Background:
The part of an RNA shown here (large-subunit ribosomal RNA, half A) has 1645 nucleotides and comes from a Bacteroidales bacterium. It matches the Rfam family "Bacterial large subunit ribosomal RNA". Gene Ontology terms of the family: ribosome and structural constituent of ribosome. Model confidence (mean pLDDT): 81 of 100. RNAcentral holds the full RNA, with entries from ENA.

Context: one part of a larger RNA
């Protein structure tokens, strides 16, 4: 360490459960608001943080009515109280009811601040309490009434989209949908025919059925789509306006009688076979959408009564068994300790009453409300109908476009009159515009209640829980996990260990604590613990065959765990020709996780019904009411066709036609329902875009801009101007000083971000180091504003515009759309594919057509043999065409030469027609021409998943490798392209060491039975070291090119040939190898050998070259040729041929598959055996399929590999419905094991565990089966006890404490020190300060804390902020603009970062303090006294009032040196105490004076310093000290005390003086307030005003804390950012920069 068996943790799935959701129908209400909504924001409890309920009358107050014993919500406990004199609850009226918020007296940053009036509290201010105090609109006006906001859908109107579809797009569509606005209601809108229609009629309007996917419309494409007849639901009709007629007040005109116009009220009047009005005549009855009131009725709160039961076993418990009753108008439901008609609560069914009362009926009143004939011709809607252009809508897209509406231009009729009937005209018909109301049928659902073949805690709402919460964003907004103890808390009394209120053992409770609060059940994954068997030489997709030994059990046969060793084997899914692939996805587990649904819109098919007929919608009726049953025949399909059609019909149409010819009939089956297939339309099998449109939110980053503030150590240089000399006539120029200019230099702070390195899962989602630009400017930075998405801002990088930008976020069209990727779930049987054809904006997708697969018919198909036909391929051939082409031989004719006065003529290493001889060649050549295949006969075979029609379902259309035939190509490719055949796809088995495609075979199932095939037989390995013969020597080789050529060699075997040999070859040895000669010529020399020349000769020989090589300067010198002599039998030489060789170079270590093989274990030749596969035979069984057969009994026959995909039977899960009158506390599911049954999917039984449900069988509905989608969501793993624990300023000791590296004290060291000290300002909001205490949080530990509990703290007339003022900005009465929303804006008002503007000092608290205390001050305001003396108001002037930059006067504190004075210290070595060190030796706002210096003409205003009060405070120091503490050294200490010391010199400079002064050009806020002057009123008692005294009053809000940060903005206790003031000493120019005060740290491992 592996497996096994048992037992734990951890986890939270399963099962059971439901409070809560969903759906669905019915009911009620359909509103709530200025009488203050909706929704909030703070309080209210005896304590009280949250919910809940309430409002200063506050978990509620009154009053009626209900009910009837107990109550004080949720909520326990503790206190205190209510209550039969009726509490607590319930119900209805009814009071009260802060602040915000339409918010409404004014303002604002919601719940906050200011006000004005009136009355009141004492009383002037002040504060207080109670009322009123917005702005529209209409009325016609001291005022009255309404609006305003919110509120799920639903209604109508005013604007109006994009994706989308069309496989592109633009008309179209999507769609008048999303959306945004404006407005009503309980419904909304519509509505009483200038109508629909057709010779026949209907009679406002909604609605539903139907017509109908019809008629239409339509890039006539996608795609849109009516409407009347009909059947129903419900019903209801009315009022004006005009004529005429009167009143009334005006106006005109007049002759003063009058007429005339217009308004405005009454009367009258209301329509179309017209109808009113005047005029004449004549009649009288009938209902109301109608209002008041009154009485009934039917409702309507809390609530009332409401039947019947024991006993016995089990058990903790009975409701369960078992027994033996009741009652039932109630046996619906829930509840009670497991399952109750009779226990409870209910049910059925009866009762009830205020308020209120839609609705109904009845009564009365009140209003409104006629008709009939003649006659007249007065009346009957006008910038209207219509037209012209341009748009809309109307199904209807300009079209032949009727009707509607109407932006523009024009413009009628008047009953004898007008509209309309799909252009338009006539006839005829219908109606009668231009005014206006109007129930009910019909749309919805936030509420309540009732139901469910709905969900059960990843479900179901987002939320079963204190959910729109926590969280997360700046905002719009986005948005979660999270149920369960047990019947009852009876929630472990007490003991033990432990530091312990942490845990855990005992006891105890309980039916059970493995029900113990982290609590039912408790599966997996993961983590462990005991045992049993294996395991340190051994290489592994871990499994599966065979198996030894060991261990359990068993009397045994056995049977379980183990598993040594041997065989045999590259996981799963996708996607692909083709994956072990190293190509995707997956860490594992558990739950969730995709073909659904709705429409008869089709189409087939199975099964019911009735049938030449089926069928009924909507609606109505009954019921036992979501159901069912009747009825309803409107409609629809069918039953008859053919024709463009009129049209006519078994016919019909073209047609001159009785012709023919097409489509029909002849031959008839439909419908309705359901199911299941598969297509349409809908998101339509799930996830998944980049994008578009549309309303919004956002400038708290960032750009840029307006407004107002703030900042920049220190140093240098030294422009213009000036001023002196010099110079010039005068300028001009020199010099020299002065002076302080600059997008001027150097350099901190501050900005940036220039190069490196570090970081890169960081300290940090852009930092750090080091360096490094600019740092008086086009400077930076702080506060308050403004610009917004096709928009803004950009010294311009497509930068920014909240860690997002070639078009921001958010919510929403929306489930867009995806011809693309992935994914897509349980078994079993039968067949069984394709990657080819045309077409295609098409090519990785389609139609259609091949190829599979059910069905239903039909009787073909196919091999074999034979006959017969078509053919032009292979092959061949070309004196057979046509091109093409080598030698040869004649050679027209050409060129070139040679000749010539010319004609002629000659001659040719020059083309060459044409001809002959001989060779040859062709996918687009053929005088010829197969084999093979094809068509059509005819015989014979034929179980073949053969053939064809037709109907339903498809899938394929990416193909790949072999031989053969061929094109490209380089007769290259695992290249391409095309044909045929096989494989592979979608095929396993054997073989080739390994290998989709090569050989060999086609796998239903078992068998430890046998025979072959490819290929093997030494050993890994089954099985011949077989047998005969030859080769090979190279490990050549061990099958193939899984390498080897040209070329090369006295390897070697074979074959045939040619020399030479006993008259001695070949080779060795031994000897010679000479002479003329140094051959000549060259040359310095050349002698057989540098080199050049030669008939390279010639003697002498057995034989010897004017010389084969070495060799020398040249000679010489050694050799060779040739020659004798030894020796003794073969020797050489070319070819052709097997089999070896060289040629032969790769990269971690080689190798034939290894070992290894040599007369083989190589090569090739033969032979005999033999082994080999899921082939084949033999046993045995499942299934399909054909024959027989009633038969799904059986026999017999033939089959059963499979991806895409077709068919067909099953399982299992959840509900429903009936059954078993099923099982179940004597234990249900559910979990954990074992056995056994089915081919399987899976069922059954059996122990354990569990503790209340669950099954069988027939059927039936479906949220119905997971291993994969970088799947969701939870939980554990793994990396790994490994990275890391966030600036390397640094810790060391003792003590306290149960515990100490870190806390705490103490000593010692180290850090910063223009900060890592101090003070505000944003900001954040208890973090502050005490006192317990440490599970979590603190990157460790913790005793410590910014954490946890609990208590406590934040005081102000003078500090900031309102009650004062403007500025950019914002609102904004009026007024302009705009479909709406709304946009813009005078005045007004709002709004600080600016103006104004009254405190100082010291003490004190654990925690405040310019706020509290001491003591000293100041300022506004009000009464009252006094003194002087006009006051108010308004206008009008000045002031307020403003840049840079510069440089000089003065001038504190503080610091420093020095002197003196107070106190205190002081040394081991050596000096020193008339010395040496330390510390202190101080003092404010204000006042008063008013100097220097400004300003002013000036009268006078301002005003540093100095000086006097303030100042009797008080600081160091010293002395006293009650007491704590405590390591015993010693620390702390409240309080008392001290007449105890300088206001010295001198350096230096800041603020202030000062808005000064100089200078410079860019010329540099407002307004309150203040000053003075005019004018008007009012008045001369004296109010009131001004000074002074006194006395009274002085409101609200902020104050803790951190604040360069552990608390602020970066998700963090995060090396980052983050506005302002103070800011010591040496050295230094310095705020650099080093090292130190004072203070503060050591950076939480």
């Nucleotide at each position: 360490g592996g497996c096994g068996u048992a037992u734990g943790g951890a986890g939270g799935a399963u099962g059971c459960c439901u409070u809560g959701g969903c759906u669905u129908c019915g009911g009620c209400a359909g509103g709530c608001g200025a009488c203050g909504a909706a929704g909030g924001a703070c309080g209210c409890g005896g304590u009280a943080a949250g919910c809940u309920g309430c409002g200063a009358a506050a978990a509620u107050g009154u009053a009626c009515g209900g009910g009837g014993a107990g109550c004080u919500g949720c909520a326990a406990a503790c206190a205190g109280g209510c209550c039969u004199u009726g509490a607590u609850c319930c119900g209805u009226a009814u009071g009260u009811g802060u602040c915000c918020g339409a918010a409404u007296g004014g303002g604002g940053c919601a719940a906050c601040c200011c006000c004005g009036c009136a009355a009141g509290u004492u009383g002037a201010a002040g504060a207080c309490u109670u009322g009123c105090g917005a702005c529209c609109a209409u009325c016609a006006u001291c005022g009255a009434u309404g609006g305003g906001g919110c509120g799920a859908a639903c209604c109508c109107g005013g604007g109006g989209a994009a994706c989308u579809g069309a496989a592109a797009c633009a008309u179209c569509u999507u769609a008048g949908u999303a959306c945004c606005c404006g407005g009503a209601g309980g419904a909304g809108a519509a509505g009483a025919a200038a109508g629909a229609a057709a010779u026949a009629u209907c009679g406002a309007u909604u609605c539903c059925c139907u017509g109908a996917g019809u008629a239409g419309u339509g890039g006539c494409g996608a795609g849109c789509g009516a409407a009347a007849c009909g059947g129903g639901a419900a019903g209801a009709g009315c009022c004006u306006a005009a004529a005429c007629c009167g009143g009334c007040g005006g106006g005109u005109u007049c002759a003063c009688g009058g007429a005339c116009c217009a308004g405005c009220c009454g009367g009258g009047g209301u329509u179309g076979u017209a109808g009113g009005a005047c005029c004449g005549g004549c009649c009288a009855a009938a209902g109301g959408c109608u209002g008041g009131c009154g009485c009934a009725a039917a409702g309507g709160a809390a609530c009332c009564g409401g039947a019947a039961g024991c006993a016995u076993c089990u058990g903790g418990a009975a409701a369960g068994u078992u027994g033996c009753a009741g009652c039932a108008g109630a046996g619906a439901g829930g509840g009670u300790g497991a399952u109750a008609c009779u226990c409870c609560c209910g049910u059925a069914u009866g009762g009830g009453u205020a308020a209120c009362g839609a609705u109904u009926g009845c009564g009365u009143c009140a209003c409104a409300g006629g008709g009939c004939c003649g006659g007249c011709a007065c009346c009957u809607g006008a910038g209207u109908a219509g037209g012209g252009c341009g748009g809309g809508g109307c199904a209807c897209g300009u079209g032949g476009a009727a009707u509607c509406c109407u932006g523009u231009c024009c413009g009628a009729a008047u009953c004898u009159g007008c509209g309309g009937g799909g252009a338009c005209c006539a006839u005829c018909c219908c109606g009668c515009a231009a005014g206006g109301c109007u129930a009910a049928a019909g749309a919805c659902u936030g509420c309540c209640g009732a139901a469910g073949a709905c969900c059960g805690a990843u479900a179901g709402u987002g939320a079963a829980c204190c959910a729109g919460u926590a969280c997360c964003g700046u905002g719009a907004g986005g948005g979660a996990a999270a149920g369960g103890u047990g019947g009852g808390a009876a929630g472990c009394a007490c003991c033990c260990c432990g530091a312990a209120c942490a845990g855990g053992g005992g006891a105890g409770u309980g039916a059970a604590a493995u029900a113990g609060a982290a609590c039912c059940u408790g599966a997996a994954a993961c983590c462990g613990u005991a045992c049993g068997c294996c395991u340190a030489c051994a290489a592994g997709c871990g499994g599966u065959c065979g198996g030894a030994g060991c261990c359990a059990c068993g009397c045994g046969a056995g049977u379980g765990g183990u598993g040594a060793c041997g065989g045999c084997g590259u996981g799963c899914c996708u996607u692909u020709u083709g994956c072990a692939u190293a190509a995707u996805g997956a860490g594992c587990c558990u739950a969730c996780g995709a073909g659904u649904u709705g429409c008869u819109u089709c189409a087939g098919u199975g099964u019911u019904g009735c049938g030449a007929g089926g069928c009924u919608a909507a609606g109505c009726u009954g019921u036992u009411c979501a159901g069912c049953a009747g009825c309803g025949g409107a409609g629809c399909c069918g039953a008859a066709g053919c024709g463009a059609g009129a049209g006519c019909g078994a016919g019909u149409c073209u047609g001159a036609a009785a012709a023919g010819g097409g489509c029909g009939a002849c031959a008839g089956a439909g419908u309705a329902a359901u199911a299941c297939u598969g297509a349409g339309c809908a998101g339509a099998c799930g996830c998944g875009a980049a994008a578009c449109c549309u309303a919004g939110u956002g400038a708290u980053c960032u750009a840029c801009c307006c407004u107002u503030g703030u900042c920049c150590a220190g140093g240098u240089u030294g422009a213009a101007g000036g001023c002196g000399c010099c110079g010039u006539a005068a300028c001009a120029g020199g010099c020299g000083c002065u002076g302080g200019a600059g997008g001027a230099c150097c350099g901190a702070a501050c900005c940036a971000g220039u190069u490196u390195c570090c970081g890169u899962u960081g300290a940090a989602a852009a930092g750090g180091g080091c360096u490094u630009g600019g740092a008086u400017g086009a400077g930076a930075u702080g506060a308050g504003g403004g610009u917004a998405g096709g928009a803004g801002u950009g010294a311009a990088a497509g930068g920014c515009c909240a860690a997002u930008c070639a078009a921001a976020c958010u919510g929403g069209g929306a489930g867009a759309u995806a011809g693309c990727u992935c994914g897509u779930a349980c078994u079993c049987c039968c067949c069984g594919a394709a990657a080819u054809g045309c077409c295609u904006u098409u090519a990785g997708g389609g139609a259609c057509a091949g190829c599979c697969u059910c069905g239903u018919c039909c009787g073909u198909g196919c091999c074999u043999g034979u006959g017969u036909a078509a053919g032009g391929u292979a092959g061949a051939g070309c004196u057979a065409c046509c091109g093409a082409u080598u030698g040869g031989a004649a050679g027209c004719g050409a060129g070139g030469g040679c000749u010539u006065c010319g004609c002629c003529g000659c001659c040719u290493a020059u083309c060459a027609a044409u001809u002959c001889c001989a060779g040859a060649c062709g996918a687009a050549c053929u005088c010829c021409g197969a084999a093979u295949g094809u068509g059509c006969g005819c015989a014979g075979g034929u179980u073949a998943g053969a053939g064809g029609a037709c109907g339903g379902g498809a899938g394929u259309g990416a193909g790949u490798c072999g031989g053969c035939g061929g094109g490209u190509g380089c007769u290259a490719a695992u290249a391409u392209c095309c044909g045929u055949c096989g494989g592979c796809g979608a095929g396993a088995g054997g073989g080739u060491a390994a290998g989709a495609g090569c050989c060999c075979a086609g796998a239903c199932c078992u068998c430890c039975g046998g025979c072959c095939a490819a290929g093997g037989c030494c050993c890994c390995g089954a099985a011949g070291a077989a047998c005969g013969g030859u080769c090979u020597a190279a490990g050549u080789u061990g099958a193939g090119a899984c390498a080897g050529a040209a070329c090369g060699a006295a390897g070697u075997g074979a074959c045939a040939c040619c020399g030479c040999a006993u008259g001695g070859a070949c080779a060795g040895c031994u000897a010679g190898g000479a002479u003329g000669u140094u051959a000549g010529c060259u040359u310095g020399g050349a002698a057989g050998c540098a080199g050049c020349u030669a008939u390279u000769c010639a003697u002498u020989c057995a034989a010897a070259g004017a010389g084969u090589g070495c060799g020398u300067a040249a000679c010489a010198g050694c050799u060779c040729a040739c020659u004798a002599g030894u020796c003794g039998a073969g020797c050489g030489g070319a070819g052709u041929u097997g089999c070896a060789u060289g040629g032969a170079u790769g990269a971690u270590g080689a190798u034939c598959g290894g070992g290894c093989a040599u007369c083989a274990a190589g090569a090739c030749c033969g032979u005999c055996g033999c082994c080999g596969a899921a082939g084949c035979c033999g046993a045995g069984g499942a299934c399909g399929c054909g024959a027989c057969g009633a038969a799904g009994a059986g026999u017999c026959g033939c089959g059963u590999g499979g991806u895409a995909g077709g068919g067909g039977a099953g399982c299992a899960u959840u509900c429903c419905g009936g059954u078993c009158g099923g099982c179940g506390u004597c234990g249900a599911a559910g979990g954990a094991g074992a056995a056994u049954c089915g081919c399987g999917a899976g069922g059954u039984u059996c122990u354990c565990u569990g503790g209340a449900g669950c099954g069988u069988c027939c059927g039936g509905a479906a949220a119905c089966g997971a291993a994969a989608a970088u799947g969701u969501a939870g939980g554990c793993a793994u990396g790994a006890g490994u990275a890391a624990c966030g600036a390397c300023a640094a810790u060391g000791a003792a003590u306290a404490u149960a515990g100490a590296a870190a806390u705490a004290u103490u000593c010692a060291c180290a850090c910063c020190g223009a900060a890592a000290a101090c003070c505000c300002a944003a900001g954040g909001u208890u973090u502050c300060c005490u006192g317990a205490a440490c599970c979590a949080c603190g990157c460790u530990a913790a005793a410590c804390g910014g954490a946890u509990c609990a208590g406590g703290g934040u005081g102000a007339g003078c500090c900031g902020g309102g009650a004062g003022c403007u500025a950019a900005g914002c609102c904004g009465a009026a007024c302009c603009c705009g479909a709406a929303a709304g946009g813009g804006g005078c005045a007004g008002g709002u709004g600080a970062u600016g103006c104004c503007g009254a405190u100082g000092c010291g003490g004190u608290u654990a925690a405040u303090a310019u706020u509290c205390c001491g003591c000293a001050g100041c300022c506004c305001g009000c009464g009252c006294g006094c003194c002087a003396g006009g006051u108010u108001u308004u206008c009008a002037u000045g002031u307020g009032a403003c840049c840079g930059a510069g440089g000089a006067g003065u001038g504190a504190c503080a610091c420093u040196g020095c002197c003196g004075c107070g106190g205190g210290g002081a040394g081991a070595c050596g000096g020193a105490a008339u010395u040496c060190c330390c510390c202190g030796u101080u003092g404010a706002a204000g006042g008063g004076c008013g100097u220097a210096g400004g300003c002013g003409u000036a009268a006078g205003c301002u005003g540093a310093a100095a000086c006097c009060c303030g100042a009797c405070a008080g600081u160091a120091c010293g002395g006293a000290g009650a007491g704590u503490c405590u390591u015993c050294g010693g620390a702390c200490g409240a309080u008392c005390u001290g007449a105890c010391a300088g206001c010295g010199c001198a350096g230096g400079u800041a603020a202030g003086c000062a808005u000064a002064c100089u200078u410079g050009c860019a010329a540099g806020a407002a307004a309150a307030g203040c000053a003075u002057g005019g004018a008007a009123a009012c008045g001369u008692c004296a109010a009131g005003c001004g000074g002074u005294g006194u006395g009274c009053g002085g409101c609200c809000c902020g104050u803790a804390c951190c604040g360069u940060a552990a608390a602020c903005c970066g998700a963090c206790a995060c090396a980052g950012g983050u506005g302002g003031g103070u800011g010591a000493g040496g050295a230094g120019a310095g705020a650099a920069u080093c090292c130190u005060c004072a203070g503060g740290u050591g950076c939480u491992c």